[in-house]
RNA sequence: UAAUUUCUUCGGGGCAGGGUGAGACACUUAAGCAGUGUUGAUUCCCAACCGGCGGUGACAGUCCGCGAACCUUUUUAUAAGGCCGAUCCGGUGUGAUUCCGGGACCGACAGUAUAGUCUGGAUGAGAGAAGAAGCAA
Numbered sequence: 001u002a003a004u005u006u007c008u009u010c011g012g013g014g015c016a017g018g019g020u021g022a023g024a025c026a027c028u029u030a031a032g033c034a035g036u037g038u039u040g041a042u043u044c045c046c047a048a049c050c051g052g053c054g055g056u057g058a059c060a061g062u063c064c065g066c067g068a069a070c071c072u073u074u075u076u077a078u079a080a081g082g083c084c085g086a087u088c089c090g091g092u093g094u095g096a097u098u099c100c101g102g103g104a105c106c107g108a109c110a111g112u113a114u115a116g117u118c119u120g121g122a123u124g125a126g127a128g129a130a131g132a133a134g135c136a137a
Base pairs, nucleotide, nucleotide: 001137005133006132007131008130009129010128017046018045019044023039024038025037026036027035048117049116050107051106052066053065054064055063061105062104070082071081072080073079087103088102089101090100091099109120110119111118
């Protein structure tokens, strides 16, 4: 110095503001309907906000790959298989779907008024990152 082994630590962010009013409760009524009032969505509408890990001639949510979630098999699983979202135009440059300017688009499952952002599985798992120790060359 590089490889390998073991261990430790780390390892995901986000509805400001406004509108609507399903439902609930109260009043009213003999009771029901209707009506009125209160409450009521981070889920609907306008708008706002967010972006895991490695790679890539140059910095990436949208390129290439990986992880997570989800589905199936299995006694179970951390195993095996499946599934796996979305970008264009212009500019600079040797080089950028990565930078700059502009315009778009995407986001597991369960719960709940229909959820990328709330709550939950999850004080979990994890791509991977950093460090330490030992051994041999």

Description
Model confidence (mean pLDDT): 83 of 100. This is a predicted structure of a 137-nucleotide RNA (FMN riboswitch aptamer (RFN element)).